[in-house]
RNA sequence: CUCUUAUCAAGAGCGGCAGAGGGACUAGGCCCUAUGAUGCCCAGCAACCUUCAAGUGUAAAGCUUGAAAAGGUGCUAAAUCCUACAGGUCACCGAUCUGGAAGAUAAGAG
Numbered sequence: 001c002u003c004u005u006a007u008c009a010a011g012a013g014c015g016g017c018a019g020a021g022g023g024a025c026u027a028g029g030c031c032c033u034a035u036g037a038u039g040c041c042c043a044g045c046a047a048c049c050u051u052c053a054a055g056u057g058u059a060a061a062g063c064u065u066g067a068a069a070a071g072g073u074g075c076u077a078a079a080u081c082c083u084a085c086a087g088g089u090c091a092c093c094g095a096u097c098u099g100g101a102a103g104a105u106a107a108g109a110g
Stems, first nucleotide, its partner, number of pairs: 001110008013042001015041003021032003026084004043076003048072002050068007080102001085099006
């Protein structure tokens, strides 16, 4: 980098350093930001991998439920901030719902 599967409306900071932009990309919108953005450290959240227990099971496989948080990741404004493509409903603009695409993360494969 590509592919497969799963998840993406919950949760988490009045801390320290630093000092100007940031919210993935393009466009439009809407926001955050010297009352400190981005980044790093610390702290925390979650429970994908992991560990344990119960059930099922021939079984230490698989599946279901519950618990834990030492380790590998991840995350800590706003739904993945919203829209973009297709379709449904109501409709004047438009609103709303579903799916897709794109993206993020985890686990596995190449």

The RNA shown here (SAM riboswitch aptamer (S box leader)) has 110 nucleotides and comes from Aquibacillus albus. The organism belongs to Aquibacillus, within Bacteria.